Predicted 3D model of a 481-nucleotide part of an RNA (small-subunit ribosomal RNA, 3' major domain) from an uncultured bacterium. The RNAcentral record of the full RNA draws on Greengenes and SILVA. Its mean pLDDT, the model's own confidence on a scale to 100, is 86. Its Rfam family is "Bacterial small subunit ribosomal RNA". Its family is annotated with ribosome and structural constituent of ribosome in the Gene Ontology.
Context: one part of a larger RNA
RNA sequence: UGACGGGGGCCCGCACAAGCGGUGGAGCACGUGGUUUAAUUCGAUGCAAACCGAAGAACCUUACCUGGGUUUGACAUGUACGUAGUAGGGAGCCGAAAGGCGACUGACGAAGGAUUCGUCCGGAGAGCGUACACAGGUGCUGCAUGGCUGUCGUCAGCUCGUGUCGUGAGAUGUUGGGUUAAGUCCCGCAACGAGCGCAACCCCUGCUGCCAGUUGCUACCGGGUAAUGCCGGGCACUCUGGCGGGACUGCCAGCGACAAGCUGGAGGAAGGUGGGGAUGACGUCAAGUCAUCAUGGCCCUUAUGUCCAGGGCGACACACGUGCUACAAUGGUCGGUACAGAGGGAAGCGAGCCUGCGAAGGCAAGCGGAUCCCAGAAAGCCGGCCCCAGUUCAGAUUGAAGUCUGCAACCCGACUUCAUGAAGCCGGAAUCGCUAGUAAUCGCGGAUCAGCCAAGCCGCGGUGAAUACGUUCCCGGGCCU
Numbered sequence: 001u002g003a004c005g006g007g008g009g010c011c012c013g014c015a016c017a018a019g020c021g022g023u024g025g026a027g028c029a030c031g032u033g034g035u036u037u038a039a040u041u042c043g044a045u046g047c048a049a050a051c052c053g054a055a056g057a058a059c060c061u062u063a064c065c066u067g068g069g070u071u072u073g074a075c076a077u078g079u080a081c082g083u084a085g086u087a088g089g090g091a092g093c094c095g096a097a098a099g100g101c102g103a104c105u106g107a108c109g110a111a112g113g114a115u116u117c118g119u120c121c122g123g124a125g126a127g128c129g130u131a132c133a134c135a136g137g138u139g140c141u142g143c144a145u146g147g148c149u150g151u152c153g154u155c156a157g158c159u160c161g162u163g164u165c166g167u168g169a170g171a172u173g174u175u176g177g178g179u180u181a182a183g184u185c186c187c188g189c190a191a192c193g194a195g196c197g198c199a200a201c202c203c204c205u206g207c208u209g210c211c212a213g214u215u216g217c218u219a220c221c222g223g224g225u226a227a228u229g230c231c232g233g234g235c236a237c238u239c240u241g242g243c244g245g246g247a248c249u250g251c252c253a254g255c256g257a258c259a260a261g262c263u264g265g266a267g268g269a270a271g272g273u274g275g276g277g278a279u280g281a282c283g284u285c286a287a288g289u290c291a292u293c294a295u296g297g298c299c300c301u302u303a304u305g306u307c308c309a310g311g312g313c314g315a316c317a318c319a320c321g322u323g324c325u326a327c328a329a330u331g332g333u334c335g336g337u338a339c340a341g342a343g344g345g346a347a348g349c350g351a352g353c354c355u356g357c358g359a360a361g362g363c364a365a366g367c368g369g370a371u372c373c374c375a376g377a378a379a380g381c382c383g384g385c386c387c388c389a390g391u392u393c394a395g396a397u398u399g400a401a402g403u404c405u406g407c408a409a410c411c412c413g414a415c416u417u418c419a420u421g422a423a424g425c426c427g428g429a430a431u432c433g434c435u436a437g438u439a440a441u442c443g444c445g446g447a448u449c450a451g452c453c454a455a456g457c458c459g460c461g462g463u464g465a466a467u468a469c470g471u472u473c474c475c476g477g478g479c480c481u
Stems, first nucleotide, its partner, number of pairs: 007481007015471002019434005026325008034316002042053002064311007073134001077133007088105002092101003108125001112121003136300002139298003145294002147289003150285001152283001157196006163172003176187003202277004207245007216235002220233004248271001251265005314453001327427001331386007343374003348367002352363004393424001398419007440463007
């Protein structure tokens, strides 16, 4: 000077408390450990690993295993030599394929030469072969590194110049009194200033003016229909999307040191940071990543490179993590009926009609889309049934028959129909999330993607709570001592 303390003071945070819903028990899905295996590729390991890298493992991917090939190589650059029926195409044979053999067919083409101006000869180059220099490595080291990232933590801190003090390390400033979400601001002070952080500037959202008016809208006029902005006008409204306005403690009152500010009020769509996002200081963890990429060193070089087929990454006595579905009546089921937002669409989305109980199939309009399609939102509301039962709860498991994608669903896909109907009666110790349009609950979309093991992730809207006395205690953090 720091760090630490079951030292003290002050202060924060869903940290506790208050409250709502979960996890821990069940079944299933996914991840991980372990075990097994020819292989079950590799990494991530308290918080900060474990629906994590992976926003798509049947082949491919693929890095693993078994087997079969190959050796200047799947890919790059260069050198030397060789090469005309060469490159390319390719019947056929061997083979699981890769690959090997290979009849037949068969180009491009510089200099130069010939030419009857049609072209011919020629053969550098390209290509191929051989040799070499090299390629290649998801082989090792994240404790050699760059870059990127997690974390403390969106916590309010971390420093510097000059001055002053101290022999010096260093201190001061940054401490103190108030205040704030904030080292935010005010006041004071041997300090005076400044930088990185905070805040603001950026984006979305909430109110509004102007501009614009199709594919959107429809008040008014006209036409038309069984009905519908369906059509002609129209751009007022809604909306779309561009430019502005608007909020600043600006106004009033009280409190306060006459300050900063705090409390209440007015006006206002919005009030004291309006809500959300992006934004992460100096640093910490030899934190993570050599498997995104890059890269030093080391290692392999007929193999640790490379190609292929099949298998594996999907195993299963177990253990942990994250989820989904339930255990029912605030429910289940059947019929009727209403209202979103944000997205995606051409090797695509696919209306409509027909066939099928259905998954889906056949034909096929429209749409590169404010136009057409995906697209029926669901919970909700109205009515019927069920009557507390392992049930008209729950849906695992299994049998059978199918649909679709794809070269191919045995290992190992999703979906449909019929049948089967398991555990499960609200979960021990323990433990998690959330303070408002939040939790809870309900559905919808997208990326990846042929298909999909998505119950994941990233978004979107619908319905819509309870509680916070308080800071003693648990956890983490800030300042002073």